[in-house]
This record gives sequence, structure tokens and C1' cells, in this order.
RNA sequence: GUUUCCCUUGCUGGAGAGAGGCCGCAGCACAGCAUGCGGCCCACCGAAGGAGCAAGCCCCGCGACAUGCCAUGCAGGCGGGGUGAAUCUCUCAGGUAAAGCGGACAGCGGGGCAAAU
Repeated sequence: GUUUCCCUUGCUGGAGAGAGGCCGCAGCACAGCAUGCGGCCCACCGAAGGAGCAAGCCCCGCGACAUGCCAUGCAGGCGGGGUGAAUCUCUCAGGUAAAGCGGACAGCGGGGCAAAU
């Protein structure tokens, strides 16, 4: 110098689901409200975060059968435990008109760690 993983940062793209009901406070043009915030209840969504696991791998225990070998051993079997990914699953958290905010993930660029060359 190049490549890859990860972290960080700038730009761009970026889904889903009740403008639900009641109550309190505030606002307003006030028998009220497509208003704001909060609480409770019901319904719903999955793409912040969080949680769950399949194969594989690792560890422990068991004893029947069969094979090979010098074999109280090894491999095949069963049971238990650990590890174990996602846009899958759950819905704790979060969210549910538009706009805004947030947003997994993706693309391009900057910076950094490590590894390989």
C1' cells in the first nucleotide's frame, strides 16, 4: 500500500400497526374539540434496545450389541448440560393519522482497532 471483520462518523434510502375509550391538567372560537401532556383500560405492530432457539461444536454420565486393535481404551448409541445466527419467534421495553422524531438494515465517503497479504 491492498483486502476483510468490527467500531465510529457524514450524506442518501428506509416498513408495520386505533386521529380507540374513560379520567386529570392545560389550551381554544367552551353542552364542545381530528388540540397538547399525563394516567388507566382494550385492540394492534416489530425494524431502537432486550429475551428465546436449529444444526454444528464442546463437556459429563450410562450401559446392551457389533467392529478393529495389545486394550479397564477408541468410534458408532442413549440421556443430561454448556455454547450457539437472523429481517425467525416473544412483545418486557418501544411504537400505532399526516408532518416531525425515532428507526433494524442497505449504499457511498471520512476516521479508528485487529487480522491477512
The RNA shown here (Glycine riboswitch aptamer) has 117 nucleotides and comes from Acidovorax sp. MR-S7.
The sequence is in RNAcentral, with records from Rfam and Ribocentre.
Its Rfam family is "Glycine riboswitch aptamer". Rfam describes the family as follows. This family represents the bacterial glycine riboswitch. Glycine riboswitches usually consist of two metabolite-binding aptamers domains with similar structures in tandem. The aptamers cooperatively bind glycine to regulate the expression of downstream genes.